[in-house]
Context: one part of a larger RNA
Molecule: large-subunit ribosomal RNA, domain VI
Organism: Chitinophagales bacterium
RNA sequence: CGCUAGAAGUUUGAGAGGAGCUGACUUUAGUACGAGAGGACCGAGUUGGACGAACCUCUGGUAUACCUGUUGUGCCGCCAGGUGCAGCGCAGGGUAGCUAUGUUCGGAAGGGAUAAGCGCUGAAAGCAUCUAAGCGCGAAGCCCCCCUCAAGAUGAGACUUCUUUUAAGGGCCGUCAAAGAUGAUGACGUAGAUAGGCUACAGGUGUAAAGACAGCAAUGUCAAAGCCAAGUAGUACUAAUUGCCCGUAAGC
Numbered sequence: 001c002g003c004u005a006g007a008a009g010u011u012u013g014a015g016a017g018g019a020g021c022u023g024a025c026u027u028u029a030g031u032a033c034g035a036g037a038g039g040a041c042c043g044a045g046u047u048g049g050a051c052g053a054a055c056c057u058c059u060g061g062u063a064u065a066c067c068u069g070u071u072g073u074g075c076c077g078c079c080a081g082g083u084g085c086a087g088c089g090c091a092g093g094g095u096a097g098c099u100a101u102g103u104u105c106g107g108a109a110g111g112g113a114u115a116a117g118c119g120c121u122g123a124a125a126g127c128a129u130c131u132a133a134g135c136g137c138g139a140a141g142c143c144c145c146c147c148u149c150a151a152g153a154u155g156a157g158a159c160u161u162c163u164u165u166u167a168a169g170g171g172c173c174g175u176c177a178a179a180g181a182u183g184a185u186g187a188c189g190u191a192g193a194u195a196g197g198c199u200a201c202a203g204g205u206g207u208a209a210a211g212a213c214a215g216c217a218a219u220g221u222c223a224a225a226g227c228c229a230a231g232u233a234g235u236a237c238u239a240a241u242u243g244c245c246c247g248u249a250a251g252c
Base pairs, nucleotide, nucleotide: 001152005163006162007161008160009159010158011157015149016148017147018146021049022048023047024046025045026044027043033038051106052105053104054103055102059100060099061098062097066093067092068091069090070089071086072085073084074083075082076081110144111143112142117137118136119135120134169246170245171244172243173189174188175187176186177185194239195238196237197235198234199233200232201231203228204227205226211222212221213220214219
């Protein structure tokens, strides 16, 4: 821009893409078959491999915004306690998020038409013949079924609702994240839990400083302490203020 009034939402599916794999074991059954040796079809179940998707409960990884220990050196006048720099100085752990080696799930079942093949009925050709007319079975293959996209499918579809006027609706602006390079998408804007703060909890680290007590002292106890990011709730304390623009003459 189009889809012939303008919007909001829900959809149909022409068409396109994805997926489609496979082993072993148990049982049927030491059965059918076979002199024996050996040894099934069909069917039922269990458990794997590779591949794929989603997810983070578990197991781990990462986690330069969390906690702790510690070396050298500078600074805060000194002690104590901190802090800067040294690859995050080094080291030990680790929340959210993101992840695989972790977890869950998938290939199926079913239907239709068929291939090779196997048949029924059956003439040409009094017989025979699956074929000439007619009818059936039959594959990991074909078409559906499963998953995803999809009306620019210009063949532009359908349904529901709203607006008949500075309308319905949308945008600007602001607070943001499950989204993100920017647009976009999504949540919210006081009739409010959108983000921050605060409180509580979960979770991490591992028992802060000061003081008291014990000990000659190192140290220990009071103390599951103190500190704490992204997590989960609650709470309007702070910020989402006020407002502006676009959008009408299709129809009546």